The prediction has a mean pLDDT of 80.
Bacterial RNase P class A from an Acidobacteriota bacterium, 369 nucleotides, folded computationally.
It matches the Rfam family "Bacterial RNase P class A". By type it is a ribozyme.
RNA sequence: CCGCGAGGCAGGGGAACCGCUGUCGGCGUUCGCGUCGGUGGAGGAAAGUCGGGACUCCUAGGGCAGCGUGCUGGGUAACGCCCAGUGGGGGAAACCCCGGGAAAGUGCCACAGAGAACAGACCGCCUCCGGCCCUCGGGCCGGCGGUAAGGGUGAAACGGUGGGGUAAGAGCCCACCAGUGCCGGGGGUGACCCUGGCAGCUAGGUAAACCCCACGUGGAGCAAGGCCAAAUAGGAGAGCGACGAACCGGCCCGGUUCAUGCUCUCGGGUAGGCCGCACGAGGCGCCGGGAGAUCGGCGUCCCAGAUUCAUGGUUCCCAGCCCGGCCUCGCCGGGUGAACAGAAUCCCGCUUACUCGCCUCGCGGGCCU
Repeated sequence: CCGCGAGGCAGGGGAACCGCUGUCGGCGUUCGCGUCGGUGGAGGAAAGUCGGGACUCCUAGGGCAGCGUGCUGGGUAACGCCCAGUGGGGGAAACCCCGGGAAAGUGCCACAGAGAACAGACCGCCUCCGGCCCUCGGGCCGGCGGUAAGGGUGAAACGGUGGGGUAAGAGCCCACCAGUGCCGGGGGUGACCCUGGCAGCUAGGUAAACCCCACGUGGAGCAAGGCCAAAUAGGAGAGCGACGAACCGGCCCGGUUCAUGCUCUCGGGUAGGCCGCACGAGGCGCCGGGAGAUCGGCGUCCCAGAUUCAUGGUUCCCAGCCCGGCCUCGCCGGGUGAACAGAAUCCCGCUUACUCGCCUCGCGGGCCU
């Protein structure tokens, strides 16, 4: 210097002018607000809304079912997140990816192929029988069987190499290798690792098929939920209604009913307003424990809360970075000074998007000294 791998930081600062919004104070006000001044005003992802929680309401208790997760140990409020380890796979390496059980049972395995899971004779090989040919060694055809050594199909064909054995063959037998199971020994909290012996036991894949095992799991969500509460129209109650009407009655007194009317009160819901709603698994700094995720202690800070939905626009300068030149411990000139994106109950994660920029460690290669 080039090509890779892993981890982390930052996502700025200042000025001017014109604006927006929360809040506090003053003044004005037609009580709607206006105006002046102070002060606060997006992110590393505010995003996707994927996982987990806080919070709120609903649900009588328990179980089954269903759903989710899945090596081991640890972290956490919790998680499908994080850390460390372990086994397997990939890579030349740094490093990356994956994780219960297929030897409890059931199902399925396209195409090709004879056969696809208590295997399978298509070609080939071998014994025997029959026929034909013959240079008498044998060859060809057909048939009953044997054979998984060789060929062929396939993603996958029921351990591998060598020897014995056999008509030909085969863990049929033997040695070694690989795997599995069982019985021990040692190490580790554990997953697991190392190691001795025994058994021919050789066992395909698929669990995002059913299933088995272990653990977890009620539902809906801030449009949750709570409070205040208008006009109008319903509802309930009380009073008036006596110069009203009807009925009882021969008439009077009296009584009952009618109410659609008027007045007042109460109650529910709506519009609207307020709370929830910004002090929190909080930020920063220091110290300490731990291999790490992370935990503990002390100090300090208060840091957006809108609902037509504010946090913006223009210009200039700087930091940082790049290029060139020179009088090369620096100076001068030029360029760039961005992108992704924007809160709406909050928090912890994951994922995705983006770069004006920066740092550390590691692997492989090249060149110079």